[in-house]
Formats: sequence, structure tokens, C1' cells
RNA sequence: GGAGUCGGCCAGGCAGUCGCUGCGGGUAACCGCAGAGGAAAGUCCGGGCUCCGUAGGGCAAGGUGCCAGGUAACGCCUGGAGGGCGUGAGCCUAUGGAAAGUACCACAGAAAACAUACCGCCUAAGUCCGCAAGGGCCGGUAAGGGUGAAAAGGUGCGGUAAGAGCGCACCGCGCGGGUGGCAACACACCGCGGCACGGUAAACCCCACCUGGAGCAAGGCCGCAUAGGGGAACAAUGGCGUGGCCCGCGCCGUUCCCGGGUAGGCCGCACGAGGUGCGUGGCGACACGCGCCCCAGAUGAAUGACUGUCCACGACAGAACCCGGCUUAUCGGCCGACUCUAAUU
Repeated sequence: GGAGUCGGCCAGGCAGUCGCUGCGGGUAACCGCAGAGGAAAGUCCGGGCUCCGUAGGGCAAGGUGCCAGGUAACGCCUGGAGGGCGUGAGCCUAUGGAAAGUACCACAGAAAACAUACCGCCUAAGUCCGCAAGGGCCGGUAAGGGUGAAAAGGUGCGGUAAGAGCGCACCGCGCGGGUGGCAACACACCGCGGCACGGUAAACCCCACCUGGAGCAAGGCCGCAUAGGGGAACAAUGGCGUGGCCCGCGCCGUUCCCGGGUAGGCCGCACGAGGUGCGUGGCGACACGCGCCCCAGAUGAAUGACUGUCCACGACAGAACCCGGCUUAUCGGCCGACUCUAAUU
């Protein structure tokens, strides 16, 4: 100097004029303070909160799926283990069980799972022909070849008629033990066994753990108005009770159709699992302690317009109950750490 990897920060600034929303002060005029995001988006998870239900138990259904921690909780985060990618810094991970069962593996191939003989190899044993060489039948074989993503573990030696874990050595695999680790797991450790015969569970399934429902248009208060109208069904052996079914429990009526009236205001509504500085503990996520701060609450929907100047010349993009995450979109700038590489010293 080049090429990369990971983490953090910013989101136009300053000045002036007019305008908007909330809160506070003031009789008023007016004054002061504050006023959209890193994703406010998607509505995908988890909760807080509100209401229903004597709020219980079970089935079904759904969710998660290596280990240990963090957290209010999670499908999130942190740190590890296994597997994969990369020279590396690092990145990804739908990672329990295939010896419970069922199912699938196109085409090719002889055969795709208690699965096979297409081309081959042998002629030991038995039998036929032949003087003989040899050939046929019968029989043996899965080591070689071919097909395929994948074909009854690999290499070597022995053995055999030819072969084969048929036997042996090493490797692989399974089981048991030992060592280390909280654990997942690791081991160049020990022993036993010729050895279960592929893959797929993001196939059904099995196993472990978790789960009431509905949602701020929740819910509450005030005000206004009307037709306490009409009809039908079930009715204690019944009906209703916030997803379905059963049991339990509670209540005593419940459900459906047609028609009529109202649509206003206030609360909920922002002090929070809040933010932040320092210290301590921890590899870390984070926790604890002390101090400081208050930072939007609209409701047909508030921050806009103009001027000057600086600049990084503004992308993606606007709160509507709130918070913790994940995912997606995205212009540009700054800072730090690390990896690889070229040249020089």
C1' cells in the first nucleotide's frame, strides 16, 4: 500500500422569521420546557396490562428440540460441544430417536433393505460325451466389471476349485470400563465382539419440555336516544358459562331471525421489567450498589414553510397501549480490534 472479517457510534448542524401539539405559569396578552426511528416497517415470537371463566383435571391440538448459563419470559441473547464452509480473522447450523412401527428412494441397474445374479470367476464333489485336450448338465460364488447419489465396511496377508470376516493384523463399527469436563462431549487409554442389514423424521411417528381464551376497536365512567317491538326453538333427563370434546364446578333461563334508536365526551394515555455515569463481580450475555435525568401522547390524526451558512449534499423511511426480541429495507460518514498479502528497512 492492497484485499478482507468482526464490533461500536451518527441520522443533517448553526442562526433568524412565521406556524402546529402537549405540559406548566399567568386575569389576559404572552412566557418557559418538551416534541417520530434504527428500523417507528412485518404482525413473526415472548410478556406486562384489561376483561371473561370457581379460574380444576384430562383428551385432542399447537410450539420448541445438543449442553450450560442470562432474562419477567421466549422460538431471543451469551458461552461451549458436534457438524459444515473459508488459507485465515471468522461465518452457518431445522443438532433428541432409524434396534417401536408405517412409509418413500425417480431414471438407470440383476437387485434399493433380513434387497440380487446382467457380464463374469470355478469345475473341487456328482453326472454325461470324448483316446486325449476339452465340452455340457448339475452345482458353488459375490472378490472383479457395469448401473447409480447410494449396492452386505476398508487395506494387506493367509486360505480356497474359485471366492467371501472364511481366518488373522491394522483401521472403522458396536458394547462395557477408565480419565478429563457441571454437561453436551473428547481421548494417540483398557477390554470384549466378526459386527445390527443404506439413506430420509424440514416424512407420519416415538420421546422430553412448554401452552386457558380474547384483546386498547381490551376495559371503565358520564351523557343522548328508542319500540320493555314482533316471531321461532329448546327448557331441569335442560340450557348457559371467551377456541374443540369429556369430567368436575357455578348460575337459572338460553339461543336464533326480522324490525327500531344512538354513534358525543372523559379516563385508560405514559414514572417505565425506563434511560444514563461510575464502581464491583463475571470469558460473556448480564447482575448488584451508589449518583444523576424525565425524554411524544395525537384522535380525519401534532414538528411544517421560508432565508442565510456549514457539510457527510441524506438513503430506507412517520409513534397511536407499552416493553424484550427476531426478520426485512437502507444513502453515506466516523472509530476500534483482528486476518491474509506486496514492497522496503

Overview: Model confidence (mean pLDDT): 79 of 100. A computed fold for a 345-nucleotide RNA from a Pseudomonadota bacterium, annotated as Bacterial RNase P class A. Rfam family: Bacterial RNase P class A. Rfam's curators write: Ribonuclease P (RNase P) is a ubiquitous endoribonuclease, found in archaea, bacteria and eukarya as well as chloroplasts and mitochondria. It is annotated as a ribozyme. Lineage of the source: Bacteria > Pseudomonadati > Pseudomonadota. It was read from a public genome assembly, where an Rfam model found it.